[in-house]
RNA sequence: GGGCCUUUAGCUCAGCUGGUAGAGCGCCCCCAUGGCAUGGGGGAGGUCAGGAGUUCGAAUCUCCUAAGGUCCA
Numbered sequence: 001g002g003g004c005c006u007u008u009a010g011c012u013c014a015g016c017u018g019g020u021a022g023a024g025c026g027c028c029c030c031c032a033u034g035g036c037a038u039g040g041g042g043g044a045g046g047u048c049a050g051g052a053g054u055u056c057g058a059a060u061c062u063c064c065u066a067a068g069g070u071c072c073a
Base pairs, nucleotide, nucleotide: 001072002071003070004069005068006067007066010025011024012023013022019056027043028042029041030040031039032038049065050064051063052062053061
């Protein structure tokens, strides 16, 4: 230098053929207990790595950039 893969909540990860952004753990509140553990209910938390384009509509498609991984030279 070139090819391919990954990037989504604090962490680990889903997200179909473009159509409301989700789960588990963690965090906050409430209930059950004398209290803890534990269980149940509710809630907060997102520039979908960044930018541009296509589209009525983009996490999803296209291009560029960045970081990481891997292979080739």